This is a predicted structure of a 79-nucleotide RNA (c-di-GMP-I riboswitch aptamer) from a Candidatus Omnitrophota bacterium. The source organism's lineage runs through Bacteria, Pseudomonadati and Candidatus Omnitrophota. The model forms 95% of the base pairs in the Rfam consensus. The sequence is in RNAcentral, with records from Ribocentre. Its Rfam family is "c-di-GMP-I riboswitch aptamer". From the family's description: GEMM was predicted in a large-scale screen for bacterial structured RNA regulatory elements.
RNA sequence: CACUGAUAAAGGCAAACUAGCAGCAAUGCUGGGGCGCAAAACCUCCGGCCCGAAAAGACCGGGUAGCGGGGUUGCCAAA
Numbered sequence: 001c002a003c004u005g006a007u008a009a010a011g012g013c014a015a016a017c018u019a020g021c022a023g024c025a026a027u028g029c030u031g032g033g034g035c036g037c038a039a040a041a042c043c044u045c046c047g048g049c050c051c052g053a054a055a056a057g058a059c060c061g062g063g064u065a066g067c068g069g070g071g072u073u074g075c076c077a078a079a
Stems, first nucleotide, its partner, number of pairs: 004077002012037002017032006035066001041072003045069003048064005
């Protein structure tokens, strides 16, 4: 230095489930919890998936960054 990543050190995040709250919903927020995570930090640009009161589809809108790709930033460090 890193496109690499350990049974290391220090610290960090937090799935299912759960209580409360918000939302039509997907889902989100806060507390408990801890499956996991070296970007499980941030951003919907691309693809996927999920939802939308009003027949369906399309369009449009919303959600998922812990589905993948991409972009931005970043701690530590053995071999």